[in-house]
Context: one part of a larger RNA
RNA sequence: UUGGGCGUAAAGGGCACGCAGGCGGUCUUGCCAGUCAGAUGUGAAAGCCCGGGGCUCAACCCUGGAAGUGCAUUUGAAACUACAAGACUUGAGUAUGGUAGAGGAAAGGGGAAUUCCUGGUGUAGAGGUGAAAUUCGUAGAUAUCAGGAGGAACACCGGUGGCGAAGGCGCCUUUCUGGACCAAAACUGACGCUGAGGUGCGAAGGCGUGGGUAGCGAACAGGAUUAGAUACCCUGGUAGUCCACGCAGUAAACGUUGUAUACUAGGUGUAGCGGGUAUUGACCCCUGCUGUGCCGGAGCUAACGCAUUAAGUAUACCGCCUGGGAAGUACGGUCGCAAGACUAAAACUC
Repeated sequence: UUGGGCGUAAAGGGCACGCAGGCGGUCUUGCCAGUCAGAUGUGAAAGCCCGGGGCUCAACCCUGGAAGUGCAUUUGAAACUACAAGACUUGAGUAUGGUAGAGGAAAGGGGAAUUCCUGGUGUAGAGGUGAAAUUCGUAGAUAUCAGGAGGAACACCGGUGGCGAAGGCGCCUUUCUGGACCAAAACUGACGCUGAGGUGCGAAGGCGUGGGUAGCGAACAGGAUUAGAUACCCUGGUAGUCCACGCAGUAAACGUUGUAUACUAGGUGUAGCGGGUAUUGACCCCUGCUGUGCCGGAGCUAACGCAUUAAGUAUACCGCCUGGGAAGUACGGUCGCAAGACUAAAACUC
């Protein structure tokens, strides 16, 4: 390489947008580049294969034929692909009328709680633990009442509920803004799918500058425990956690399952929007589309399990795997302020 694979054995890129490329709906006509058929030329000899022959046979040799997948020229075919022209509406999109939502950004506001400060009441303990101690407290703590300050997070509702491409998103109001779904079918007329590079987004932690700091809390200090205890437990506590702007670009970034499309038994919840029936009306009942769960059949699977939200049956395109360790390391390169990230071996060894 061929082949075989990627839920759990090695293997789906963290996610999206998208240039090139690959692939691409229905009908008609044309063309003949691909494709297919015929002819001609060429395809050295030897060799391989077949027939005949010569060494006593064979190996070996001689002779004739066939083959020679290919290339060129030429004559045709027109289904498919390509190309050109025209048309269509089911793919895709636009317009119209509705709907749900923690989707995003900014500004303003709210209450509960912790901490701190001030004042009142009040007196000897409080706190903490398995038990203690460090710690706080007669300079009046803990407890309780009133007032104030400040920061962070938003109980109940809350739900295998919702939204988002993923990361993720949850107090209230306003402004700006992205997407989705349903109905009807007006318009465009293949405008599509995927996507190497590229670009953007990307939890937590980390970095830079400037703010902020209530609680929590790496590091650190102390008290315990212990043989020891650089821990688990306790008392404190700095970075950080928060905000603005920039950098970084990784995660068990997981459904460990790439994206898109089509097809293939059902049952039962739930969310959004419809249609029918019913009713004074809301329910109930039947039913359609979209999402999200559970159970289960065929089929698949090494098994577990998956099963119309496929891991079934197929197609298109991309990414990735090829024994374990050395190693996601060294070296080189690119990026970064750094930490480091990306790309990525070998010797050796089993």